This is a predicted structure of a 1389-nucleotide RNA (small-subunit ribosomal RNA) from an uncultured bacterium.
RNAcentral holds the sequence, with entries from Greengenes.
It matches the Rfam family "Bacterial small subunit ribosomal RNA". Rfam links the family to the GO terms ribosome and structural constituent of ribosome.
[in-house]
RNA sequence: GAGUGGCGAACGGGUGAGUAACGCGUAGGAAACCUGCCUUUUAGUGGGGGACAACUAUUGGAAACGAUAGCUAAUACCGCAUAUGGUAUACACGACACAUGUUGAGUAUACUAAAGGUGGCCUCUUCUUGAAAGCUAUCGCUAAAAGAGGGUCCUGCGUUGUAUCAGCUAGUUGGUAAGGUAAUGGCUUACCAAGGCGAAGACGCAUAGCCGGCCUGAGAGGGUGUCCGGCCACACUGGGACUGAGAUACGGCCCAGACUCCUACGGGAGGCAGCAGUGAGGAACUUUCCGCAAUGGGCGCAAGCCUGACGGAGCGACGCCGCGUGGAGGAUGAAGGCUUUCGAGUCGUAAACUCCUUUUAGUAGGGAAGAAUGAUAUAUUGGUUAAUACCCGAUGUGUGUGACGGUACCUACAGAAAAAGCACCGGCUAAUUCCGUGCCAGCAGCCGCGGUAAUACGGAAGGUGCAAACGUUAUCCGAAAUCACUGGGCGUAAAGGGCGCGUAGGCGGUGAUAUAAGUCAGCCGUGAAAUUUCACGACUCAACCGUGAAAGGUCGGUUGAAACUGUAUCGCUAGAGUGCUGAAGAGGUAAGCGGAAUUCCAGGUGUAGCGGUGAAAUGCGUAGAUAUCUGGAAGAACACCAGUGGCGAAGGCGGCUUACUGGUCAGCAACUGACGCUGAGGCGCGAAAGCGUGGGGAGCGAACGGGAUUAGAUACCCCGGUAGUCCACGCCGUAAACGAUGGAUGCUAGGUGUGGGAGGUUUAAUAUUCCUUCUGCGCCGCAGCUAACGCAUUAAGCAUCCCGCCUGGGGAGUACGGUCGCAAGAUUAAAACUCAAAGGAAUUGACGGGGGCCCGCACAAGUGGUGGAGCAUGUGGUUUAAUUCGAUGCAACGCGAAAAACCUUACCCAGGCUUGACAUCCCGGGGAGUUGAACGAAAGUUUGAUGUGCCCUUCGGGGAACCCGGUGACAGGUGCUGCAUGGUUGUCGUCAGCUCGUGCCGUGAGGUGUUGGGUUAAGUCCCGCAACGAGCGCAACCCUUGUCGUAUGUUACCAGCGAGUAAUGUCGGGGACUCAUGCGAGACUGCCGGUAACAAACCGGAGGAAGGUGGGGAUGACGUCAAAUCAUCAUGGCCUUUAUGUCUGGGGCUACACACGUGCUACAAUGGCCUGUACAGAGGGAAGCUAAGCCGCGAGGCAGUGCAAAUCCCAAAAAGCAGGUCACAGUUCGGAUUGGAGUCUGCAACUCGACUCCAUGAAGUUGGAAUCACUAGUAAUCGCGGAUCAGAAUGCCGCGGUGAAUACGUUCUCGGGCCUUGUACACACCGCCCGUCACACCACGAAAGUUGGUUCCGCCUGAACUCAUCGGGCUAACCCUUCUGGGAGGCAG
Repeated sequence: GAGUGGCGAACGGGUGAGUAACGCGUAGGAAACCUGCCUUUUAGUGGGGGACAACUAUUGGAAACGAUAGCUAAUACCGCAUAUGGUAUACACGACACAUGUUGAGUAUACUAAAGGUGGCCUCUUCUUGAAAGCUAUCGCUAAAAGAGGGUCCUGCGUUGUAUCAGCUAGUUGGUAAGGUAAUGGCUUACCAAGGCGAAGACGCAUAGCCGGCCUGAGAGGGUGUCCGGCCACACUGGGACUGAGAUACGGCCCAGACUCCUACGGGAGGCAGCAGUGAGGAACUUUCCGCAAUGGGCGCAAGCCUGACGGAGCGACGCCGCGUGGAGGAUGAAGGCUUUCGAGUCGUAAACUCCUUUUAGUAGGGAAGAAUGAUAUAUUGGUUAAUACCCGAUGUGUGUGACGGUACCUACAGAAAAAGCACCGGCUAAUUCCGUGCCAGCAGCCGCGGUAAUACGGAAGGUGCAAACGUUAUCCGAAAUCACUGGGCGUAAAGGGCGCGUAGGCGGUGAUAUAAGUCAGCCGUGAAAUUUCACGACUCAACCGUGAAAGGUCGGUUGAAACUGUAUCGCUAGAGUGCUGAAGAGGUAAGCGGAAUUCCAGGUGUAGCGGUGAAAUGCGUAGAUAUCUGGAAGAACACCAGUGGCGAAGGCGGCUUACUGGUCAGCAACUGACGCUGAGGCGCGAAAGCGUGGGGAGCGAACGGGAUUAGAUACCCCGGUAGUCCACGCCGUAAACGAUGGAUGCUAGGUGUGGGAGGUUUAAUAUUCCUUCUGCGCCGCAGCUAACGCAUUAAGCAUCCCGCCUGGGGAGUACGGUCGCAAGAUUAAAACUCAAAGGAAUUGACGGGGGCCCGCACAAGUGGUGGAGCAUGUGGUUUAAUUCGAUGCAACGCGAAAAACCUUACCCAGGCUUGACAUCCCGGGGAGUUGAACGAAAGUUUGAUGUGCCCUUCGGGGAACCCGGUGACAGGUGCUGCAUGGUUGUCGUCAGCUCGUGCCGUGAGGUGUUGGGUUAAGUCCCGCAACGAGCGCAACCCUUGUCGUAUGUUACCAGCGAGUAAUGUCGGGGACUCAUGCGAGACUGCCGGUAACAAACCGGAGGAAGGUGGGGAUGACGUCAAAUCAUCAUGGCCUUUAUGUCUGGGGCUACACACGUGCUACAAUGGCCUGUACAGAGGGAAGCUAAGCCGCGAGGCAGUGCAAAUCCCAAAAAGCAGGUCACAGUUCGGAUUGGAGUCUGCAACUCGACUCCAUGAAGUUGGAAUCACUAGUAAUCGCGGAUCAGAAUGCCGCGGUGAAUACGUUCUCGGGCCUUGUACACACCGCCCGUCACACCACGAAAGUUGGUUCCGCCUGAACUCAUCGGGCUAACCCUUCUGGGAGGCAG
């Protein structure tokens, strides 16, 4: 080393696929069982036999692996002997236990074992090893009895979801007999019976290993089963047995299958869910390490061998715990960063700097515990033995054993030395600023941030939190009383079954007795260990660990208690029922009868319409309708009575009579004696519509036809009209089947009405009144309840019992499946997907083609316009180099602009300047200034001449203005944002409203006051009132105008007096008048009458210049419109800085197919033209208004008087009046346009002014739809003035002259105010919101079919294997034998 033999390999290690099960947990049972090794006890271990490996020889095969022949040993194998015993059968006895039984000691018969090895001693023999007999020790072996430990089987209870799984089961359930097993058992077979399980969930499907425990939670619970421990199952997938004490065996065998590998193609090999490791998959999970030193296991007498169990190390912040990254001092609060209100603040005692310490890391040195055995030597001693030997045991000593590992730990050395990150900072939630970005990029757990000032994105600074970690994601519990046992609800938020009868079940009045199932108490057993809790100990502490205690069950046993529940028995009458006497009623079913009306039919009278509607038409009618009279037919419904009246369980029930019939109520207190309540399933009833069969059919009337309405009108209205409505029988089974309120019982203030009874009172009365009581139906209302609304003895109050139902909105009461149905459909009833809400009640507003009251030139009644024409002007649009910008419904559009040829001017083109046209500071120079030249379009550039001032002076100079040059801070911006703003303004609206304090009401939002009755222009005033007061608005106070008085009296005035002129207040004068300017008076519903409520007030009247705020103006509450304006001004932020600033020339804002707004002029005779003639007010005037006079047709020119204005001028007022002419026409209307000629202003009228003259003479003949203004000195009409301005109004702001019409009234339009009502609106009706369609995508259902998986049933083929049977083959041990066979048994097939 190979082989034989023994034991082990069924342990240990891994995994969770299967399993919803006696699999697991817990408590029991086995008198129905097995057990190798171990322990104890008893008895043995005698004597034989035949083989087979290894080995040798030959040989097959690529290999794996064999084949044949021969040799051999054993504790391998096989008979025989012996049998304390054991097993089986039979007999008789005792004890125990009660389902079968168990057990003890006997008798008889039969059967049944074994194996030797090693050490030592002694005797004999060869006298050497060695062998044999004997003795002895030890390890074995055999039979048996017990033990311990292990296993097997059985049972009670517990153990996921689904009923859209409701019926399952033929070995199924039981019996008899047999087989099988270690053993019970349909475990298997034969026969017999027809059972067994199931709503307390069988069967099916899906999911899942179970538990100790773990996480969470106050607990009850909910979730979970990783590590550690117990049990089970599995080992590539499926099947099977063998061996063995034990397996149906992870690293054994056989077969089938899938896969991989080897091959010589004939055949073979394999199974990491062992430890490492590899690949793949994946968001994701480690070293092909060291050692058997310890603990444990197997074998062995032992040494020892084996052990990826295990002990350790390695990797991973994966978790828990501990430690460090320094400590003390240190203010020029350094530098730097960030911010800034520019002063500063903050990082911050932080750093630097000074002093100190050295854990950990580093270097060097030392250095454990974990080691006890065992073995051997030796000493003492015990056992065994004839023995002091050997062997076995005990005690002590010596020798020896460490993977981790030179590890833990200790010491020394140097030096603050090497050691901090992550998340967050809008609220929840601790912590904020700057910059960047600009609904982009992005953030986000929820709400939500971001559209140019983001504490929310990104960065930075600072801050907050945690810290070797911090965040994110996933999952579980909690918060969630949001499945509610503890501990919820159902009138309107989700939720009461449509109603009843009743089965199972649940619950149940009162007195007593018994029992002890529930219940309660004591004790015993058990609830493994670990975990958890407490105490103590030990690693320096802690985590971790150790020791002890406690705790943990709907558990089992036992002993008690007897109140309550249950059970059994005997009673009771208050619940329930029966009886007797009465009562009301559209309660139900059937039959019969009645009148009114409608329609139809017949006849009479009668004639042209009827009918119908908002208005009509279709329709009917001269073939005689409608109307009216008579007669008849048919069907359906029952006026009045009639009533929050009655009856019924609900649906529902209404003429009268009859028959049958259900329920209810009152009174009496005779009877039964808890007979009760509720009610899953079940059964029945159940409006209307609908369905089936057969009838009936007057009226009404889905569908349908026609006529209207309308944009359309598949509607509302009208004319017709079929199903149906009615009856009988049968289905359907639903409704807002509602009180949106399940049933039963008890209790808890009242008031009032009404239906049905009873008793009492009053009375002559049974009329009537009043009281009590029972039972119905209503209203109001306290306590209480309710989110509120509301409910409130008919509860939604306080309680008990039972049933049904709910758990965010949509999807959806839908799909699929089941059941029912003739069908229609009903019932049961999801999910995917999607949203962050859906919903209730109440509040304040807003809104309404809701209601009530009221107002306004809001309508109406009137007058005149606009919209048509031409022109002016503004806007849009277009165009352009530019046509600068703003204003945009009312509330932009003759608006900013009270005046664009240049300027203005912001726009465009071109040419210039760059500390700048303008401001402050600094430096240098110079007087400032005046005046030339060249170039140029100018700005400007270049270059000359002249000139030296004021103040102070120490004579050097300095200073204040001013100019030039330079430097940088800065200037500048009509650039953007009116959605960052101030200020100002518009608008609702001169509408009558808007609020507050205190009190009161309401949980609250909020209400009250402020609403109500009157009244007003008015929230104006009065009265009332849980309100009482007050403020901002209204009104008044202010200005103007209208009357009077008074004062003054020039430049105004002129009555009287005087003077003068052709004429004129022209002059003297006057202070009367007008007027001017001041100051006053006056008007207040004060007075009278009436109405009203004796109020407020209104109506009428008187007086008065004026009468009820006399007319007009100024005056605009809280607020709304992110209204308008960054271009008046101011201003945050952003942008620009040789330009987006500034200067200059020219152009543009003036364009022109077109559209709109606002105006002017007209269209004519109430007019145009011509001639003559009369009367204002308010203004303006010095770079001004300008007279007289003269010239010009005229614009104007010349001229120069007066006037800084009640003095002079502008300045003529015009319409009007008088006269003339025109005669209805594109004109003697109208004046555009164009040609020519001029005037004026102004540097300059070309683009681009106004005006004049001559000529020209367009459109237009009163304006579609539509729309505007105005109520009295107003509209309309007529002229005059002013601001701006050199010039340039048809616009604007003012002024006066002439001077109307109409208002019945509030139905309608618009706007507004108050009260009330509805609301799904609240950026508030310009709101909200529904459906179809088109396209794309997502999800679910269906679909002719097709395909995969799982399971069941039937059938076919059928491996290995096990058992049995039959036939053949082979065959050492034992038996017989004639020696060759046969038999028993065995093997292969």